[in-house]
Formats: sequence, C1' cells, structure tokens
RNA sequence: AUUCGUUAAUGGCACAGCUAUUGAAAAAUAGUGCCGCAAAGCUAUGGGUCUAAGGAAUUGUUUAUUCUAUGAUUGCCAGGUUGCCGAA
Repeated sequence: AUUCGUUAAUGGCACAGCUAUUGAAAAAUAGUGCCGCAAAGCUAUGGGUCUAAGGAAUUGUUUAUUCUAUGAUUGCCAGGUUGCCGAA
C1' cells in the first nucleotide's frame, strides 16, 4: 500500500418510543433512551421509497380526487471519499 473482518483491544454511533422546537407534510434538530451497526463517519452522485406546500388536470359539491419534487430519507441499496484495530 492492497484485500479481508474472525480474533481481541481502545473506543464510536444511537432504532423505536417519549418531551420540546421547526416544517404544509414527509421529516429534521436538541434532550432522554439503547434496537442494533465494522463505517449506522461524510456526501443526495445513480436507483428506490416517503411527503405534496406550490403548480397542473378532473368536476365532485363547499369541498374532494389524480399527477408532479424544487422537499425528505446515507440506519433502503449502491457509487465517491475519510478513518480505528488486527489478519493475510
């Protein structure tokens, strides 16, 4: 340096739930919590999924339905990139 993650060791992150705040929502942030994770570090680049404010269409009957990310998700899958320990 490359590949691998079984052996330990030092550690790390923090699911769901609950509380507060932001947001149209999905969801996010902070606290609490600890399901799990060898990248469950970073990145929205590709795919998937979620939401539909705004926009468009329909024409139901005082409102509704459908489509659409510019929104979100990295703990959905990959790509890129950085790193601990050890083995080969």
The RNA shown here (c-di-GMP-I riboswitch aptamer) has 88 nucleotides and comes from Alkaliphilus serpentinus. The sequence is in RNAcentral, with records from Rfam. Of the family's consensus pairs, 95% are formed in the model. The coordinates come from a structure-prediction model, not an experiment, and the mean pLDDT is 86. The source organism's lineage runs through Bacteria, Bacillati, Bacillota, Natronincolaceae and Alkaliphilus.